[in-house]
Formats: sequence, structure tokens, C1' cells
RNA sequence: GUACGUCGGCCGGGGUGCCCCGCGAGGGGCUGAGAGCCAUACCCGCCGCACCUGAUCCGGAUCAUGCCGGCGCAGGGAGACCGACGGAGGGGAGAU
Repeated sequence: GUACGUCGGCCGGGGUGCCCCGCGAGGGGCUGAGAGCCAUACCCGCCGCACCUGAUCCGGAUCAUGCCGGCGCAGGGAGACCGACGGAGGGGAGAU
């Protein structure tokens, strides 16, 4: 000094479904990090567990759903950024 790790910064990417009540505003319930797509929230940025496509897909469960599993070592996907701290292996130099 590097790989790598943690934290921070800036920049960028992304989702927002299902059921019930209600004229509506809104309220309640389910999964989830997030279900306020006017976001100060949340998640993710290449060793990519964000998310998209296939997909009006297949199997299972459920009042119902993108709920669970498969598909899936699939095809795409936004920094191979900056700073602080920690820090191998390996390499170099010197001394004995």
C1' cells in the first nucleotide's frame, strides 16, 4: 500500500399488492424493510437476497393476494464513486 470489513457522504435505482366496512373522506385486517406511487420513510447499487421480465405462468395454502414454493446457477438491473476507521495474504527495503 492492496483485497476485504464497518460507518458516513454525495449521486443513482426501486416497490407500493390483497381482503372487509363506508356514498365519500376515511377506518380495520394480511404479508412485508416498505403497501401515504405529492415520501424528510423504507430497500437496493455489480460476489447485484432492491426491483423488473417471462407471467393473464405452474403447484400449494388462503376470505383474498405478486401469501408460500417452483420457474431461478434464467434474462435484465442502478457507483465497479468519495472519505474516515480497521486490515490480511503477498511484495519491497534495512539490521542481525